RNA sequence: UAUUCAUCAAGAGUUGGGCGAGAGAGUUGGCUCGAAGACCCCAGCACCAACCGGCCAAGGAGGCACGGUGGUACUGCCAACACCGAUGAAAG
Numbered sequence: 001u002a003u004u005c006a007u008c009a010a011g012a013g014u015u016g017g018g019c020g021a022g023a024g025a026g027u028u029g030g031c032u033c034g035a036a037g038a039c040c041c042c043a044g045c046a047c048c049a050a051c052c053g054g055c056c057a058a059g060g061a062g063g064c065a066c067g068g069u070g071g072u073a074c075u076g077c078c079a080a081c082a083c084c085g086a087u088g089a090a091a092g
Stems, first nucleotide, its partner, number of pairs: 001091001003090006013045006022033003026081005046072003051068003054064003076084001
C1' cells in the first nucleotide's frame, strides 16, 4: 500500500492532564455514547489475546507470553449498499 492469505458474535481500563462538540470507518435509516466533557491527543499503571518470531513439548497438533504487532462500550452496534472497513503475515 494496488495485491495474496487468515481472522473479525469470545476476552480485557482505569487514573491524571489537554481540547471543547460531536462520536460509533463511508452513505442512508435506526440505536447508543456525549458539557456529570464523549471522540481525539499526552502521560502513568493495569489488563486481554495468541497473528508472526522465540522457547518447551513430540505418547505431538498443545503450552508459555520472552520479542514484534494488535486490542480493552454496544456482534465491524443493527440493516441495506459499496472497488466496504480493521488487524496480522507474506511479497513487491